Annotation
Predicted 3D model of a 73-nucleotide RNA (transfer RNA) from an Acidobacteriota bacterium. It matches the Rfam family "tRNA". It is annotated as a transfer RNA.
[in-house]
RNA sequence: GGGCGGUUAGCUCAGCGGUUAGAGCGUCCGGUUUACACCCGGAAGGUCGCGUGUUCAAAUCACGCACUGCCCA
Repeated sequence: GGGCGGUUAGCUCAGCGGUUAGAGCGUCCGGUUUACACCCGGAAGGUCGCGUGUUCAAAUCACGCACUGCCCA
């Protein structure tokens, strides 16, 4: 330099055009316990990597850029 993939909550990941973006783990609060753990209930937590474009509507489609993984040279 070229090809392919990835980037969504603190972490690991779903969601592949149509109302308000979700799960598990973690965190916090409450219940339970003499207490801790487990368990149960609830809550907080998101520029959907950045920009531009297409569309009535974009996490989702197109283009550029950034970061990252694999392969080729």